[in-house]
RNA sequence: UGAGCCUGCCGGGUGAUCGCCGCCUGUUUCAUUUCUGGAACCAGACGGAGGAAAGUCCGGACUCCACAGGGCAGGGUGCUGGGUAACGCCCAGGCGGCGCGAGCCGACGGAAAGUGCCACAGAGAACAGACCGCCUACGUUGGUGUUCACACCAGCCGGCAAGGGUGAAACGGUGGUGUAAGAGACCACCAGCAUCCCGGGAGACCGGGACGGCUAGGCAAACCCCACCCGGAGCAAGGCCAAGCAGGGACUGCGGGUAGCCCGCCCGGCUCUCGCCUCGGCGAGUAGCCAGGUCCCAGGUAGGCCGCACCGAGGUCGCGCGGCAACGCCGGCCCCAGAUGGAUGAUCGCCGCCUCUUCGGCAACACCGCAGAGGCACAGAAUCCGGCUUAUAGGCAGACUCACGAC
Numbered sequence: 001u002g003a004g005c006c007u008g009c010c011g012g013g014u015g016a017u018c019g020c021c022g023c024c025u026g027u028u029u030c031a032u033u034u035c036u037g038g039a040a041c042c043a044g045a046c047g048g049a050g051g052a053a054a055g056u057c058c059g060g061a062c063u064c065c066a067c068a069g070g071g072c073a074g075g076g077u078g079c080u081g082g083g084u085a086a087c088g089c090c091c092a093g094g095c096g097g098c099g100c101g102a103g104c105c106g107a108c109g110g111a112a113a114g115u116g117c118c119a120c121a122g123a124g125a126a127c128a129g130a131c132c133g134c135c136u137a138c139g140u141u142g143g144u145g146u147u148c149a150c151a152c153c154a155g156c157c158g159g160c161a162a163g164g165g166u167g168a169a170a171c172g173g174u175g176g177u178g179u180a181a182g183a184g185a186c187c188a189c190c191a192g193c194a195u196c197c198c199g200g201g202a203g204a205c206c207g208g209g210a211c212g213g214c215u216a217g218g219c220a221a222a223c224c225c226c227a228c229c230c231g232g233a234g235c236a237a238g239g240c241c242a243a244g245c246a247g248g249g250a251c252u253g254c255g256g257g258u259a260g261c262c263c264g265c266c267c268g269g270c271u272c273u274c275g276c277c278u279c280g281g282c283g284a285g286u287a288g289c290c291a292g293g294u295c296c297c298a299g300g301u302a303g304g305c306c307g308c309a310c311c312g313a314g315g316u317c318g319c320g321c322g323g324c325a326a327c328g329c330c331g332g333c334c335c336c337a338g339a340u341g342g343a344u345g346a347u348c349g350c351c352g353c354c355u356c357u358u359c360g361g362c363a364a365c366a367c368c369g370c371a372g373a374g375g376c377a378c379a380g381a382a383u384c385c386g387g388c389u390u391a392u393a394g395g396c397a398g399a400c401u402c403a404c405g406a407c
Stems, first nucleotide, its partner, number of pairs: 001403004006398005012351007020048003024044003028040003050378001054389002057387005062234004074230005079093005094108001095106004109225002114223002116219003131164002133160003139156007172190006191215001193212001195210006238306004247297006253265005268290004272285005314334005320329003352376006359369003
């Protein structure tokens, strides 16, 4: 210098003007009252989105319901140790894979408990199998030769699994012995595994040794086994206040029937007008009149208030103490958005950054300077926290790795 890798952080700044939401203080007014407190207007001061506020995927706080204890079912997690309120999160370590490396990735318990599955291709896919191939020793058929004993050739019955081929995977590897050809059939070495022992480690696991059978395939994000965890619903949780209508009660009024008392009180009754007609009813109407009222009660709807803006698993600082770290402890300082028609914005100026362009400095399209134009990501709290995941223009800091060059 270039390429890369990990961690942490920022994510436009500033001023003016006009607005929005919350809270506090003050003035005035209104209603009302026991001090108080409430509502409205105005003024002033203060606070006002995020690293993800997002997805709503995990874990909790909180609330209500359920619950003697234990088990079954169902769901989840799954190397070890630690952290935490808790977690499927985080830290450290082990093992495996990838990368020259810094580093990255891993549902990473059990397949020698049982069951099941292993597409296509292939002869054969788990008590394996014979397509090509290799072999005719033994048995047998035919032929040829002949020294009549056999030899050779072809086939049958067979043998084999070395080589080829298929496949993601073919039942250890290499060399030798052996054989008709071969084969852990046997032997040596190597790899791997079970069991046992020794050593290290807190543990996962690592190192070494003995012994044995000769080889045990893969899949548990298939059933299953093992270990651990899990009651359900969610702020539309839940609590408080509480119109109107309907319900119940008391008193009273009207009408009717009553011995007490009971029933009804507007989908009705009466009158008027019109029409039809079997002349007593039926139907209709912009028509008129009428009778119910007051108080109390419980549940609870609309609506309102609380939950809910938080003294908290709170924030921040110390290069504090313990720890490799996650984190914990101690001390100082701070109080930090908040609705439910849902606030957090708009305009202008200056500065910053990015892209493009003109011109200039130039040998140069690199670099620098001046000016102009355009742009400044992803995104928007809703009960609150801890995580994970996803989106994100541009930029900063630190540690480390590789390559090349110079000293």
Bacterial RNase P class A from an Acidimicrobiia bacterium, 407 nucleotides, folded computationally.
NCBI's taxonomy places the organism under Bacteria, Bacillati, Actinomycetota, Acidimicrobiia.
Model confidence (mean pLDDT): 75 of 100.
It matches the Rfam family "Bacterial RNase P class A". Rfam describes the family as follows. Ribonuclease P (RNase P) is a ubiquitous endoribonuclease, found in archaea, bacteria and eukarya as well as chloroplasts and mitochondria.
The sequence is in RNAcentral, with records from ENA.